Glycine riboswitch aptamer from Croceibacterium soli, 82 nucleotides, folded computationally. Its Rfam family is "Glycine riboswitch aptamer". The family is grouped with related families in Rfam's "Glycine riboswitch clan".
[in-house]
RNA sequence: GCCGCGGGAGAGUGUCCGGUCGCCAGCCGGACCGCCGAAGGAGCAACCGCCCCGGAAUCUCUCAGGCACAACGGACCGCGGU
Numbered sequence: 001g002c003c004g005c006g007g008g009a010g011a012g013u014g015u016c017c018g019g020u021c022g023c024c025a026g027c028c029g030g031a032c033c034g035c036c037g038a039a040g041g042a043g044c045a046a047c048c049g050c051c052c053c054g055g056a057a058u059c060u061c062u063c064a065g066g067c068a069c070a071a072c073g074g075a076c077c078g079c080g081g082u
Base pairs, nucleotide, nucleotide: 001082002081003080004079005078006077007076012033014032015031016030017029018028019027020026034067035066036065040063041061042060043059047055048054049053
C1' cells in the first nucleotide's frame, strides 16, 4: 500500500416552480439563497527528509461532494490477514 471486520462527524424536514395524485400530504425533478468539510481537488506552509532540492497537514478555499430520518459515502482510529 491492498483486503476483511468494527467505530466514524458536520451542515435547511429552507423557499419557489413543475410532475405524480380527484385534492392535500408524501415522493421525484429543476431553480434560488443559506450552510458543512472528514471522498477527491486546490492553496499557504508548521513540520520533515536522502537537504539549496524534494515531501508536506486534521490549517485554508469550497471546484467537486454533501446538508430531516434511513441508505450510500466518509478523513481518521482499532483488530485481523497479505